[in-house]
Predicted 3D model of a 502-nucleotide part of an RNA (small-subunit ribosomal RNA, 5' domain) from Actinoplanes xinjiangensis.

Context: one part of a larger RNA
C1' cells in the first nucleotide's frame, strides 16, 4: 500500500455493468425445471357443430389414454470423494467405438404370427395386478437375393515387432418398412469424412521419516474367458517374482487446468464468477435398455430417515429453479417471457425449455454523476476561544444573479425482428432507454482521525478513576493520548474496524 464471493458499526441520493450459502454433499412443504410427432399405427376419452326415436349417429378441426420413432447420456447443480494417467502439456493405437450430420457404391423382393389401446371379468383401501375375447403399424418373426461386408486360406507391395494395404479365387454367416400425387421425407448393407469418446505412455505440479519396508492376482508367462479394443480386466496351470531413501507402503490435507491476487522481477498465496476436464447425484451395490450410462428428475437389492395404509402393503429422494427450516458473522424473488440466442422433437406450423434472455432484492464490487454556479464584509447573529484589544467558525450564511444535471410530473417514444409467418400479425424487458417540455435551490452528506509513526489544537470535566490503546504508551488536580464542545485534517455515498492473501 493493493486485493476480497467478504462480515460488522454508523450514514446512505441516482444510474450502468457485474456478483450474492465460503458454514450443514443438512433435511426438504409447495410449483415448475423433457418432451414431442397423427407426414409410422390401431383409434376417439373431452370439446365444437350438426341429426336425434334421447338409446345414440355423423362431421371436421383437432385429440386424452395406447402401441411405435427420435430424445430423455445434452442442457442445468455440486466439490463429498479422489495424491489418481484425476488434471495439464506432449506423443502413440499396426489394439478402438461413433446415433443424428457431409459424401460415394449397391438395394428397398416376399410371405407370416401376435400384442397394447378397446370390450368383458376378477383382486386389492390404494399403489397397481390377473384371467379371457378382438385389432394396427415405419413394432416383431420367417423366406429369397450379395456388387460390397466379417471368418479361414492363396497371392503382390509395403511397415513399426505383434503386422498393415491391395486385388483375385474358394467355403461359411447375416438385411430392408412404409406414407405421398410426381415432388418430398424415409428404410437397409457397405466405404470416407467429420464430431465426439475409449484406451496407452514421456514429463510436471501438496505437507508428513515421529510412516521404511510393502506386496500373493502380488511380477511374469501359457491356455481359456471378456471387452469397441490392449491387459493380471478376470480365471485355471506355471515361475517367483514386482516396488523402495531418487522416499515405496502408511497418515494428512485437496478436485485439477486455462486463470485470478501481489510482486520491479524471481517468486508466494488462492483456484468464488467466466471457460476446458474429472467426480458425484439421499448412502451402499447391481445390472437393464441404448450409438452412447452403470444413468441428478430411469430400473432393482439393502440401509437409513420421511410421509400414507383399510395394517395386507405402498409412496420418496432440490448438490435443476424459487422456496422453507436448521447451521452461521454472513448470503436474494415461491417473478416474466420463450421475443432473442441455444437445445429436442417435427416436412412445417407449432409445441416443450428455471437453459437462456430479463426484471426484482442486496453500497457486495468497479465505474460514472449529483447533493448547485456566480456575486456578497460593515467580515451579521449565534457558537467556541482569549491577554477582553480582539481572534476564529467565515464569502460561509442573509441577501442578488442565474442554472435546472439526477429524481419528479406530462407528452412522444424505440434498436434489438436482415427472424417467423402465405397474409394478418409478431418484444418478456417496456411505455423501460432516449428525446420534448414543466416547476423550483427546489428532495439528496456522512464516517474517520487530530501524543509519536501519521496530515490536523485550543477549553472544559474527570482524577491510576472513568477511560483509550496497532506499537511505543497516556489517565494519580492545569491531560494536544480518556470524555464533550469549538476548530482542523483525511476520505466521500460512503467511512472506519475485523479476517485472510502478497
Nucleotide at each position: 500500500g493493493g486485493a476480497c464471493g467478504a462480515a460488522c458499526g454508523c450514514u446512505g441520493g441516482c444510474g450502468g455493468c457485474g456478483u450474492g450459502c465460503u458454514u450443514a454433499a443438512c433435511a426438504c412443504a409447495u410449483g415448475c425445471a423433457a418432451g414431442u410427432c397423427g407426414a409410422g399405427c390401431g383409434g376417439a376419452a373431452a370439446g365444437g357443430c350438426c341429426c336425434u326415436u334421447c338409446g345414440g349417429g355423423g362431421u371436421a378441426c383437432u385429440c386424452g389414454a395406447g402401441c411405435g420413432g427420435c430424445g430423455a447420456a445434452c442442457g442445468g447443480g455440486u466439490g463429498a470423494g479422489u495424491a489418481a494417467c484425476a488434471c495439464g502439456u506432449g506423443a502413440g493405437u499396426a489394439a478402438c467405438c461413433u446415433g443424428c450430420c457431409c459424401u460415394g457404391g449397391a438395394c428397398u423382393u416376399u410371405g407370416g404370427g401376435a400384442u397394447a389401446a378397446c370390450c368383458c371379468u376378477c383382486g386389492g383401501a390404494a399403489a397397481c395386478g390377473g384371467g379371457g375375447g378382438c385389432u394396427a403399424a415405419u413394432a416383431c418373426c420367417g423366406a429369397a437375393u450379395a456388387c460390397g461386408a466379417c471368418a479361414c486360406u492363396c497371392u503382390a507391395c509395403c511397415g513399426c515387432a505383434u503386422g498393415g494395404u491391395g486385388u483375385g479365387g474358394g467355403u461359411g454367416u447375416g438385411g430392408a418398412a412404409a406414407g405421398u400425387u410426381u415432388u418430398u421425407c424415409g428404410g437397409u448393407c457397405u466405404g470416407g469424412g467429420a464430431u465426439g469418446g475409449a484406451c496407452u505412455c514421456g514429463c510436471g505440479g501438496c505437507c508428513u521419516a515421529u510412516c521404511a519396508g510393502c506386496u500373493u492376482g502380488u511380477u511374469g508367462g501359457u491356455g481359456g474367458g471378456g471387452u469397441a479394443a490392449u491387459g493380471g480386466c478376470c480365471u485355471a496351470c506355471c515361475a517367483a517374482g514386482g516396488c523402495g531413501a531418487c522416499g515405496a507402503c502408511g497418515g494428512g490435507u485437496a478436485g485439477c487446468c486455462g486463470g485470478c491476487c501481489u510482486g520491479a522481477g524471481a517468486g508466494g498465496g488462492c483456484g468464488a464468477c467466466c471457460g476446458g476436464c474429472c467426480a458425484c447425484a439421499c448412502u451402499g451395490g447391481g445390472a437393464c435398455u441404448g450409438a452412447g450410462a452403470c444413468a441428478c428428475g430411469g430400473c432393482c437389492c439393502a440401509g437409513a430417515c420421511u410421509c400414507c395404509u383399510a395394517c395386507g402393503g405402498g409412496a420418496g429422494g432440490c448438490a435443476g429453479c424459487a422456496g422453507u427450516g436448521g447451521g452461521g458473522a454472513a448470503u436474494a424473488u415461491u417473478g416474466c417471457a420463450c421475443a432473442a440466442u441455444g437445445g429436442g422433437c417435427g416436412g412445417a406450423a407449432g409445441c416443450c425449455u428455471g437453459a437462456u434472455g430479463c426484471a426484482g432484492c442486496g453500497a457486495c464490487g468497479c465505474c460514472g454523476c449529483g447533493u448547485g454556479a456566480g456575486g456578497g464584509a460593515u467580515g451579521a447573529c449565534g457558537g467556541c476561544c482569549u491577554u477582553c484589544g480582539g481572534g476564529u467558525u467565515g464569502u460561509a450564511a442573509a441577501c442578488c444573479u442565474c442554472u435546472u444535471u439526477c429524481a419528479g410530473c406530462a407528452g412522444g417514444g424505440a434498436c434489438g425482428a436482415a427472424g417467423c409467418g402465405c397474409a394478418a400479425g409478431u418484444g418478456a424487458c417496456g411505455g423501460u432507454a432516449c428525446c420534448u417540455g414543466c416547476a423550483g435551490a427546489a428532495g439528496a452528506a456522512g464516517c474517520g482521525c487530530c501524543g509519536g509513526c501519521c496530515a490536523a489544537c485550543u477549553a472544559c470535566g474527570u482524577g491510576c478513576c472513568a477511560g483509550c490503546a496497532g506499537c511505543c504508551g497516556c489517565g494519580g488536580u492545569a491531560a494536544g493520548a480518556c470524555g464533550u464542545a469549538g476548530g482542523g485534517c483525511g476520505c466521500g455515498a460512503g467511512c472506519g474496524u475485523u479476517g485472510u492473501c502478497c